[in-house]
RNA sequence: CCCUCCGUAGCUCAGUGGUAGAGCGCUUGGCUGUAGCCCGAGAGAUCCCCGGUUCGAAUCCGGGCGGGGGGA
Repeated sequence: CCCUCCGUAGCUCAGUGGUAGAGCGCUUGGCUGUAGCCCGAGAGAUCCCCGGUUCGAAUCCGGGCGGGGGGA
C1' cells in the first nucleotide's frame, strides 16, 4: 500500500428497511435464621463518527476512526 471481516446495554452476542432484543451481571420484591439457588419485577445502548439515499436507516451507499485476518 491492497483485499476482507467486525464495531449494538457493564460483558458476550442477536437484530440485514417499519416499536432496539436475549443471556450473564446490576437494582428490587418473594423465599431463607443470613447468604446462595429458585420465582416475579425493574433500570440500563439516540446502535463508533460525519454525510447521502428513502415516507422511514442499527440495517443500504460514500468518506473517516478503531480492532481482527490475509496479501505484496
This is a predicted structure of a 72-nucleotide RNA (transfer RNA) from a Candidatus Pacearchaeota archaeon.
Its Rfam family is "tRNA". It is annotated as a transfer RNA. Its family is annotated with triplet codon-amino acid adaptor activity in the Gene Ontology. The family is grouped with related families in Rfam's "tRNA clan".
Its mean pLDDT, the model's own confidence on a scale to 100, is 83.
The same sequence occurs in records of 2 taxa.
RNAcentral holds the sequence, with entries from ENA.